[in-house]
Context: one part of a larger RNA
RNA sequence: AUUGAACGCUGGCGGCAUGCCUUACACAUGCAAGUCGAACGGCAGCGCGGGGGCGACCCUGGCGGCGAGUGGCGAACGGGUGAGUAAAACAUCGGAACGUACCCAAGAGAGGGGGAUAACGCAGCGAAAGCUGCGCUAAUACCGCAUAAACUGUGCGCAGGAAAGGGGGGGACUGGGCAACCGGCCUCCCGCUCAUGGAGCGGCCGAUGGCGGAUUAGCUGGUUGGCGGGGUAAAAGCCCACCAAGGCGACGAUCCGUAGCGGGUCUGAGAGGACGAUCCGCCACACUGGGACUGAGACACGGCCCAGACUCCUACGGGAGGCAGCAGUGGGGAAUUUUGGACAAUGGGGGCAACCCUGAUCCAGCCAUGCCGCGUGAGUGAAGAAGGCCUUCGGGUUGUAAAGCUCUUUCGCCGGAGAAGAAAGCAUUUCUGUGAACAAUGGAAAUGGAUGACGGUACCUGGAGAAGAAGCACCGGCUAACUACGUGCCAGCAGCCGCGGUAAUACGUAGGGUGCGAGCGUUAAUC
Numbered sequence: 001a002u003u004g005a006a007c008g009c010u011g012g013c014g015g016c017a018u019g020c021c022u023u024a025c026a027c028a029u030g031c032a033a034g035u036c037g038a039a040c041g042g043c044a045g046c047g048c049g050g051g052g053g054c055g056a057c058c059c060u061g062g063c064g065g066c067g068a069g070u071g072g073c074g075a076a077c078g079g080g081u082g083a084g085u086a087a088a089a090c091a092u093c094g095g096a097a098c099g100u101a102c103c104c105a106a107g108a109g110a111g112g113g114g115g116a117u118a119a120c121g122c123a124g125c126g127a128a129a130g131c132u133g134c135g136c137u138a139a140u141a142c143c144g145c146a147u148a149a150a151c152u153g154u155g156c157g158c159a160g161g162a163a164a165g166g167g168g169g170g171g172a173c174u175g176g177g178c179a180a181c182c183g184g185c186c187u188c189c190c191g192c193u194c195a196u197g198g199a200g201c202g203g204c205c206g207a208u209g210g211c212g213g214a215u216u217a218g219c220u221g222g223u224u225g226g227c228g229g230g231g232u233a234a235a236a237g238c239c240c241a242c243c244a245a246g247g248c249g250a251c252g253a254u255c256c257g258u259a260g261c262g263g264g265u266c267u268g269a270g271a272g273g274a275c276g277a278u279c280c281g282c283c284a285c286a287c288u289g290g291g292a293c294u295g296a297g298a299c300a301c302g303g304c305c306c307a308g309a310c311u312c313c314u315a316c317g318g319g320a321g322g323c324a325g326c327a328g329u330g331g332g333g334a335a336u337u338u339u340g341g342a343c344a345a346u347g348g349g350g351g352c353a354a355c356c357c358u359g360a361u362c363c364a365g366c367c368a369u370g371c372c373g374c375g376u377g378a379g380u381g382a383a384g385a386a387g388g389c390c391u392u393c394g395g396g397u398u399g400u401a402a403a404g405c406u407c408u409u410u411c412g413c414c415g416g417a418g419a420a421g422a423a424a425g426c427a428u429u430u431c432u433g434u435g436a437a438c439a440a441u442g443g444a445a446a447u448g449g450a451u452g453a454c455g456g457u458a459c460c461u462g463g464a465g466a467a468g469a470a471g472c473a474c475c476g477g478c479u480a481a482c483u484a485c486g487u488g489c490c491a492g493c494a495g496c497c498g499c500g501g502u503a504a505u506a507c508g509u510a511g512g513g514u515g516c517g518a519g520c521g522u523u524a525a526u527c
Stems, first nucleotide, its partner, number of pairs: 001526003005523005012374006019366001020332001025330003029327003034073003039070002042066002046064003049060004080285003090209006098202003103198003107194003111145001113143002120135006151160003165190006173184004211257003218248003223245004228240003260282004264275004287308005310321004338364001340363003346360001347358004377407004387398004411468001413463004421454001426448009471516005476497003482511005492499002
C1' cells in the first nucleotide's frame, strides 16, 4: 500500500460498487421455458348469439376464444458452480480433412396419389403413478409415384434422391349450391423442397508458453509405424485384422502432490512476487457412476434409460425426487443479504401481428463490506466565569473552549411542485416496390393518441429551528503526544527492545495531549 474480509468499540446522510472464500453438505415451499388457433382434428371450461323450458336448467362450435391432444419452432441460449483437469484444458500463432437450424444473396421447383394415429367414444386394470384392448378422424404429422438445373455415386453409358400448405383481398369469366355461401382464376404476405455462395457460429490438427517434488529413473502392448478395412460431418490406432519392432525419457519421461486457464487484480521505481472474488473470453461439471435417444446442434442442470447412495408416498403390489437457477431453510463456519417489484427499458424464445413467457435483466430491500462526497454549524466573545486536573499555593491548564451576543440552514424533518429514462409497436395519411388494373400487401416519411417497476424517485422550491448528528486508538524508545493518584515482580502490559519487587511519563483510572475521523483499532493475508 492492499482485501469478497472477520472481531471489538462507535455510528448522521447520500452516490456508486460488493456481499457463502467454509460442506461440489442435505434441502420444505414458490417461481426460474415456453409459445403458435394464420399447421390440424376438435370443444372441457368462460362469454355472446340461436333454440327449448313457467323456472332451476338443458341443447347448439354459429361467433369471441380455448383446457387437453396431434404438429412446428424453442427448450444445446440465457443463469449457476470450480468438484475434476498439469493437458483432450487455457493463451498466442499457424493449419486442412469438416458441419451449420434461424439470417443474407442469387438459382431451380412446388405435379399426382396413399395408408395411418392421438384427441374422442366404448370396455377394462390400478391405492396411486399410470396402463391395456376395440372402434372413429385431421394436418405444414407419415409414406410412395413423377420430375432433377444444380447435387451424390460412377467404369463417364448411367443410377440415386425432394416438396406443404396457411392467411388477406378481388373486377370480369367460370364450377357447385334453392340460397347464404364455398371454390376455380388473379393478386399480396407468411411458409415448403433441392442445390450454390456468404456471414456468424462450431468440430478437428500442429507449434510455442506458463506449478512443486529425483527422498518418483526408467515408462509404454493399441504401445510406435505400415498395408487393408470399418467408422465419423471430418484427418487420425478413433476402432479392427495382418505385418514390422518400434515410441517417450536427466532439455526430467513415468509417478506423486497441488491447481480450472486467460484478459486481468494487488504490490513494486522497475525487474519481479502474490493472486485469478465481482466484469469479459474459453473449459469442465449438474445427487454418484455409466449409456445412448431425439435433434442443425447434446451424450443434454430444471430430458430419457440402467446401476448406486439418500429422501418421500403407499392400500406393501408398487411409485416419486435431485436448488453448483432466484429467493429461502437446516448444517458447517470467524463470516456473507429479501421466501421483494416489474417486464417500463435492454436482450432472448414463440407468433404475420396484437401479444404471451423470461428470478436473463432492470429496480427496490438488508449490511459502514469498500471507494467517493457532505454534515454534525459560522462570526464574535476575557469577568480568561464555574467545575475538573495539577501546583513551588503565587498560580498554571482545560480555554475562545463554554455561557452570552449576532448570523446561516447544507443534510435530516414537515409541506408544494415534479422529470429524463419512451419510441418503436399500433392507427391515419402521403410517396414508393410487387401487381395489366382495382383491391391488397412489403418499404419509407409525416401526423395522432397511448405505454414507467423504479416512484411522487431524482431535481427544484416554501417552512421551522443550532435545532436531530462524534467517536476510536495511542502518548518509554522505534513514533507525534505527560502529569497525578492507585498498585507494589501482584494485578497487568507487550510488534521488537522490554516495563511492574513503594516516588511506574511502559500496569489501572483521571486530567491533559497526539493521530485519524463516521469511523478507529485488532487479527488474518499478499507485495
The part of an RNA shown here (small-subunit ribosomal RNA, 5' domain) has 527 nucleotides and comes from an uncultured bacterium.